Source information:
Two RNAs folded together computationally: RNase P RNA and transfer RNA, 488 nucleotides in total. Model confidence (mean pLDDT): 77 of 100. It holds a member of the Rfam family "Bacterial RNase P class A". Rfam describes the family as follows. Ribonuclease P (RNase P) is a ubiquitous endoribonuclease, found in archaea, bacteria and eukarya as well as chloroplasts and mitochondria. It is annotated as a ribozyme. Rfam links the family to the GO terms tRNA processing, dimeric ribonuclease P complex and ribonuclease P activity.
[in-house]
RNA sequence: CGAGUCUCCCAGGUGAUCGCGGGUCAUGUGCCGACGCUUCCGCGCAAGCGGUCGCCGAGGCCGUGGUUCGAGGAAAGUCCGAACUCCACAGGGCAGGAUGCUGGGUAACACCCAGGGGGCGCGAGCCUACGGAAAGUGCAACAGAGAGCAGACCGCCAGCGGGCGCGUUCCUUACGGGGCGCGCAGCGGGCAAGGGUGAAACGGUGCGGUAAGAGCGCACCAGCGGUCGCGGUGACGCGGCCGGCUCGGCAAACCCCAUCCGGAGCAAGACCGCAUAGAGGGGGAGAGGUGUGACCCGCCUCGUUUGGACCCCAGGGUCGGUCGCAUCGAGGCGUUCGGAGACGAACGCCCCAGUCAAAUGAUCGCCACGGAGCAAUCCGUACAGAAUUCGGCUUACGGGAGACUCGGUUG
RNA sequence: GGCAGCGUAGCUCAGUUGGUUAGAGCGCGAGACUCAUAAGCUCGAGGUCACAGGUUCAAUUCCUGUCGCUGCUACCA
Numbered sequence: 001c002g003a004g005u006c007u008c009c010c011a012g013g014u015g016a017u018c019g020c021g022g023g024u025c026a027u028g029u030g031c032c033g034a035c036g037c038u039u040c041c042g043c044g045c046a047a048g049c050g051g052u053c054g055c056c057g058a059g060g061c062c063g064u065g066g067u068u069c070g071a072g073g074a075a076a077g078u079c080c081g082a083a084c085u086c087c088a089c090a091g092g093g094c095a096g097g098a099u100g101c102u103g104g105g106u107a108a109c110a111c112c113c114a115g116g117g118g119g120c121g122c123g124a125g126c127c128u129a130c131g132g133a134a135a136g137u138g139c140a141a142c143a144g145a146g147a148g149c150a151g152a153c154c155g156c157c158a159g160c161g162g163g164c165g166c167g168u169u170c171c172u173u174a175c176g177g178g179g180c181g182c183g184c185a186g187c188g189g190g191c192a193a194g195g196g197u198g199a200a201a202c203g204g205u206g207c208g209g210u211a212a213g214a215g216c217g218c219a220c221c222a223g224c225g226g227u228c229g230c231g232g233u234g235a236c237g238c239g240g241c242c243g244g245c246u247c248g249g250c251a252a253a254c255c256c257c258a259u260c261c262g263g264a265g266c267a268a269g270a271c272c273g274c275a276u277a278g279a280g281g282g283g284g285a286g287a288g289g290u291g292u293g294a295c296c297c298g299c300c301u302c303g304u305u306u307g308g309a310c311c312c313c314a315g316g317g318u319c320g321g322u323c324g325c326a327u328c329g330a331g332g333c334g335u336u337c338g339g340a341g342a343c344g345a346a347c348g349c350c351c352c353a354g355u356c357a358a359a360u361g362a363u364c365g366c367c368a369c370g371g372a373g374c375a376a377u378c379c380g381u382a383c384a385g386a387a388u389u390c391g392g393c394u395u396a397c398g399g400g401a402g403a404c405u406c407g408g409u410u411g
Numbered sequence: 412g413g414c415a416g417c418g419u420a421g422c423u424c425a426g427u428u429g430g431u432u433a434g435a436g437c438g439c440g441a442g443a444c445u446c447a448u449a450a451g452c453u454c455g456a457g458g459u460c461a462c463a464g465g466u467u468c469a470a471u472u473c474c475u476g477u478c479g480c481u482g483c484u485a486c487c488a
Base pairs, nucleotide, nucleotide: 001407002406003405004404005403006402007401008400009399010398012367013366014365015364016363017362018361020070021069022068023067024066025065026064027063028062030061031060032059036055037054040051041050042049043048072383076394077393079392080391081390082389083388084265085264086263087262091297092296093295094293095292096261097260098259099258100257101115102114103113104112105111116130117128118127119126120125131256132255136254137253138250139249153195154194155191156190157189159187160186163184164183165182166181167180168179169178170177171176203221204220205219206218207217208216222246224243225242226241227240228239229238230237231236269323270322271321272320280313281312282311283310286302287301288300289299290298316487317486318485331350332349333348334347335346336345337344338343368381369380370379371378372377412484413483414482415481416480417479418478421437422436423435424434430468439455440454441453442452461477462476463475464474465473
């Protein structure tokens, strides 16, 4: 200098002016006004009730002024896990969903930390849905001889005979015939070395062995299963012995095993206000619940002859406010301690957005960085905008710092 | 804000234990027929199966992420 790996940090800075939203304090010839006291009137036997003239004025609204706070690391996707709220709580069976190496962390998790196995990379390091395929069912197209307790196309091998051809020899004048050898084809066999197909073909190398061969036998290596010992909390690792030579792949196919699992979601839900109409038509004997379910058994609730549960059609009104909800939290920051780490504990300090689903900004100056231009100067500075609240994951994205790896060059 | 579903040819849709080649109708192009056109006939083109990664020998199909589109969802009785 180039190419990379990991961890952490920032999210342009600063000043002026103006503006927006929340909290809080002060204030006002402003508006409303609880409680209490009081005048008069009505009703009543009375206690008291209703109305009314005034006083007091908590508090609220509005205006003004001060002060303070005001987007993010992802506020995003809504993918997981919770808090919170409502529904509901008589269950049982069957079905369904999620997770899936080990140990730990956590409120919880599919997240995080550490480790084991496997894979990738020269390396720093990274990735890993990683239980079970000798519980069962199933899948493997095309190609190929053979693809699920596989198979013989080419090939190799010996054998057989009344096959054919060639050579040689014997008999014969010759035709022809016989013997031997070689080759080709045939027949029924043996083989799984070699060729070839495929994503995948039932171990590899060597020696022996054989007609040819083959774990057929042996040695070494690899793998599988069993068993024993040692190390480790464990996943697992290392080593010895034995076995038969030995097969696998897919469970992000069904499935089996282990563990766990109510639903809906702040448009949850609570209260207040305004308006209207539970008015019209049709169907109607069942409907609903029983914590996911168009299932089964059992149980419970409502309803069953017209004023009937429930369903459908067609319509009506409001489409406002307060709480939930934002100052007490699985809160933040710092220090110390424990731990290898995730994280935990103690102490101290701090209070930190809250919308009309609408605030969180604008302008100018200077500085920083990048680009254009001779210059003056101009342009640009990523991804992106809270909506009930947290913990994670994933995705988008600019810059900086530190440590480390590999390669090159120079001293 | 919350929840659910979909994405295959220009348009509307099929596509199942994952298996060589992804189809149908309409539309489009060409040919033939006709005096000419339409209809009917014959032939043909046209697809990153939304995108990316993973599992698998093999993915439109199974899994994960991203992008786009659509639907439902206020309160009162």